Context: one part of a larger RNA
Molecule: small-subunit ribosomal RNA, 5' domain
Organism: uncultured bacterium
RNA sequence: GAUUGAACGCUGGCGGCAUGCUUAACACAUGCAAGUCGAACGGUAACAGGCCGCGGUGAUCCCUUCGGGGUGAACCUGGCGCUGACGAGUGGCAGACGGGUGAGUAACGCACAGGAAUUUGCCCGGUAGUGGGGGAUAGCUCGGAGAAACUCGAAUUAAUACCGCAUAUUCCCUACGGGGGAAAGACGGGGACCUCUUCGGAGGCCUGUCGCUGCCGGAUGAGCCUGCGUUGGAUUAGUUUGUUGGUGGGGUAAAGGCCUACCAAGGCGAUGAUCCAUAGCUGGUCUGAGAGGGUGAUCAGCCACACUGGGACUGAGACACGGCCCAGACUCCUACGGGAGGCAGCAGUGGGGAAUAUUGGACAAUGGGCGCAAGCCUGAUCCAGCAAUGCCGCGUGUGUGAAGAAGGCCUUCGGGUUGUAAAGCACUUUCGAUUGGGAAGAAGAGCGCGGGGUUAACAGCCGCGCGUCUUGACGGUACCGAUUGAAGAAGCACCGGCUAACUCCGUGCCAGCAGCCGCGGUAAUACGGAGGGUGCAAGCGUUAAUC
Numbered sequence: 001g002a003u004u005g006a007a008c009g010c011u012g013g014c015g016g017c018a019u020g021c022u023u024a025a026c027a028c029a030u031g032c033a034a035g036u037c038g039a040a041c042g043g044u045a046a047c048a049g050g051c052c053g054c055g056g057u058g059a060u061c062c063c064u065u066c067g068g069g070g071u072g073a074a075c076c077u078g079g080c081g082c083u084g085a086c087g088a089g090u091g092g093c094a095g096a097c098g099g100g101u102g103a104g105u106a107a108c109g110c111a112c113a114g115g116a117a118u119u120u121g122c123c124c125g126g127u128a129g130u131g132g133g134g135g136a137u138a139g140c141u142c143g144g145a146g147a148a149a150c151u152c153g154a155a156u157u158a159a160u161a162c163c164g165c166a167u168a169u170u171c172c173c174u175a176c177g178g179g180g181g182a183a184a185g186a187c188g189g190g191g192a193c194c195u196c197u198u199c200g201g202a203g204g205c206c207u208g209u210c211g212c213u214g215c216c217g218g219a220u221g222a223g224c225c226u227g228c229g230u231u232g233g234a235u236u237a238g239u240u241u242g243u244u245g246g247u248g249g250g251g252u253a254a255a256g257g258c259c260u261a262c263c264a265a266g267g268c269g270a271u272g273a274u275c276c277a278u279a280g281c282u283g284g285u286c287u288g289a290g291a292g293g294g295u296g297a298u299c300a301g302c303c304a305c306a307c308u309g310g311g312a313c314u315g316a317g318a319c320a321c322g323g324c325c326c327a328g329a330c331u332c333c334u335a336c337g338g339g340a341g342g343c344a345g346c347a348g349u350g351g352g353g354a355a356u357a358u359u360g361g362a363c364a365a366u367g368g369g370c371g372c373a374a375g376c377c378u379g380a381u382c383c384a385g386c387a388a389u390g391c392c393g394c395g396u397g398u399g400u401g402a403a404g405a406a407g408g409c410c411u412u413c414g415g416g417u418u419g420u421a422a423a424g425c426a427c428u429u430u431c432g433a434u435u436g437g438g439a440a441g442a443a444g445a446g447c448g449c450g451g452g453g454u455u456a457a458c459a460g461c462c463g464c465g466c467g468u469c470u471u472g473a474c475g476g477u478a479c480c481g482a483u484u485g486a487a488g489a490a491g492c493a494c495c496g497g498c499u500a501a502c503u504c505c506g507u508g509c510c511a512g513c514a515g516c517c518g519c520g521g522u523a524a525u526a527c528g529g530a531g532g533g534u535g536c537a538a539g540c541g542u543u544a545a546u547c
Base pairs, nucleotide, nucleotide: 001547002546003545004544006543007542008541009540010539013394014393015392016391017390018389019387020386021352026350027349028348030347031346032345035093036092037091040090041089043086044085047084048083049082050080051079052078053077055076056075057074061070062069063068100305101304102303109230110229112227113226114225115224118222119221123218124217125216126215127214128213129212130211131165133163134162141154142153143152144151169180170179171178185210186209187208188207189206190205193204194203195202196201231277232276233275238268239267240266243265244264245263246262247261248260249259250258280302281301282300283299284295285294286293287292307328308327309326310325311324330341331340332339333338358384360383361382362381366380367378368377369376370375397427398426399425400424407418408417409416410415431488432484433483434482435481436480437479441474444470446468447467448466449465450464452462453461454460491536492535493534494533495532496517497516498515502531503530504529505528506527512519513518
């Protein structure tokens, strides 16, 4: 000099863009962070509509002998899943992504470059199918047990849940034969024809869309192997027994001591094995002319972890942050028999610390999950709030103005300086304040029409075009105009030398200063104050850290 995720002191006008627990991977109150599909299924707890019904209150109208009788809108009430929808449940897909953290790890973990013995849900292309059967079970109901969490028994029911058969196909082989072995439907529309019918319709059949199953290929993701590189210590010199290799067997999606039985006795090491300490790695980033040195916040790629340790289940994918089981520590509930929990998700609390923010808004956009879609969910994300934490920009006025005013300070008492500075005069109005207008971020989706494809079809569905109706958290947005009045907006450090900037007073080796040299013991440009000056400026200094 440059730099920082900084902190501290004094000070502080506005905006834009970034950044914000570096310490205790310490413990966590509360709320939210992963659901969705009724176009898979049986259904109907709630809401709304429709239909049906008994009874009650009873507007209106009619009759009346004025006692009453009839009509019956509306409300209350019961039933029907009939319709829109939908709590709980069965089932499917997604909870392996997204988000957090850096404890562990010196390692094929990461980086670069290669490889072969694999797998890959959803997606894309191709091809062949989607035939015929069966038995259960949740929910609901009934009964039991429990404080609760939860749970037991009986009866009954559905499916795109589950299980067979057939076929496709595949494997072995002694070529006769034997073994393994798929599938699921749902929804929309329909002119003939057929069946059933409670004459409302339902089904076959045709057709479209979405699915389902097998095989081949692709894309993407994942697993595995190798070469080379990757901190310090020799006051760590030997280390290793599934260890090194082979054969047989097992296991895996897959090569392999990955596992196992037997056999051989190898393997690694001063080019540093083993052990100890420290550490996530990289793109990058800081510095530097470069070489190099430091570093690994934000953003991006990979890895590892999810209270601590271990384990598997499900699944295309996990040995799974907001899943399961076991053990442990801790916290909570309990009727003492037994149970519940895991913020290194977003906010937030305590604690630690020099130190680090709101228990905010919205799904409008981008993206993700589910769904045919409408849509629902989304603390991802987009925004807002707080903080001069950083970078960048703007402002705190402009011109004129000598009686060189007053006051302050100095003085050789003549004057000098503050100083065109102020006042005065003439202007301007950025930003701020008040007020009016006002983009872009919005593409789509829905509805209507047209023509195209599919089709027996002018249904339906799909894609295209046009029109229409709408969708914004930010937001009192950006931006533009009007009004207002110099009005609301300057500090901090330093002035002995290094190092730009000097005098007076006070103090008297005291009080104090100090990065180094060093100042202070009665004229201190070095301490404290004042005037003046110098440097930066919404900041300025100090401390810490790196080059």